[in-house]
About this RNA:
SAM riboswitch aptamer (S box leader) from Allomuricauda sp. CAU 1633, 98 nucleotides, folded computationally. Of the family's consensus pairs, 97% are formed in the model. The sequence was found by an Rfam model in a public genome assembly. Model confidence (mean pLDDT): 81 of 100. The source organism's lineage runs through Bacteria, Pseudomonadati, Flavobacteriia, Flavobacteriaceae and Allomuricauda.

RNA sequence: UGGUUAUCAAGAAAGGUGGAGGGACUGGACCCUUUGAAGCCUUAGCAACCCUCGACUUCGAGAAGGUGCUACAUUCUACCCGUUGGGAAGGAUAACAA
Numbered sequence: 001u002g003g004u005u006a007u008c009a010a011g012a013a014a015g016g017u018g019g020a021g022g023g024a025c026u027g028g029a030c031c032c033u034u035u036g037a038a039g040c041c042u043u044a045g046c047a048a049c050c051c052u053c054g055a056c057u058u059c060g061a062g063a064a065g066g067u068g069c070u071a072c073a074u075u076c077u078a079c080c081c082g083u084u085g086g087g088a089a090g091g092a093u094a095a096c097a098a
Stems, first nucleotide, its partner, number of pairs: 001098001003096006013043005021032003026078004044070003049066002051062004074090001079087003
């Protein structure tokens, strides 16, 4: 880098620095932001994918380590079926093999 599989309506902060953007792309909308965005650093926390233990292939417990995450449903929507809704595509995270 592309691929496969699983999950994504729950959960979780503050300080420093920085100085205008951010919410993945594109279009539309809406929201956050000088009462300080993104990024970076520190500490804290959330969670339980890898991991540890017990079961035994289905689950339970744990949270040292490896990630990840801590506005709004993956912010909503777009493509398909369609009454509520559901599915796909795309995205994010993890693991695996190449």